Predicted 3D model of a 115-nucleotide RNA (SAM riboswitch aptamer (S box leader)) from Aneurinibacillus aneurinilyticus. It matches the Rfam family "SAM riboswitch aptamer (S box leader)". Clan: SAM clan. Rfam describes the family as follows. The SAM riboswitch is found upstream of a number of genes which code for proteins involved in methionine or cysteine biosynthesis in Gram-positive bacteria.
RNA sequence: UCUUAUCCAGAGAGGUGGAGGGACUGGCCCAAUGAAACCUCGGCAACCAUCGAAUUUUUAGAUGAAAAUUCGAGCGGUGCCAAUUCCAGCAGUGCAUGCGCGCUGAAAGAUAAGA
Repeated sequence: UCUUAUCCAGAGAGGUGGAGGGACUGGCCCAAUGAAACCUCGGCAACCAUCGAAUUUUUAGAUGAAAAUUCGAGCGGUGCCAAUUCCAGCAGUGCAUGCGCGCUGAAAGAUAAGA
């Protein structure tokens, strides 16, 4: 960089540190009742791996073996633990037609697996 899947659920304390953080832009928030970052411990989740169960298919034809799907577990590899990806941004559309309130799809971003 490309492909595929997911993104309205869930889960934080302590120590060091000392002013920023929420990708970008606008908004709106968080932060000296302590931001970022780092460390320790804890937790969430179930993408990959592993293990277990059920069903189906293929293969073998003694017990079996393999694959797919679904469900479960949580000892491994990642990820995550303010606010829906905090909201919007581009396009289409419904109501209202005064600011506005919604819906759908994309783009961008994040994470995983593969290339």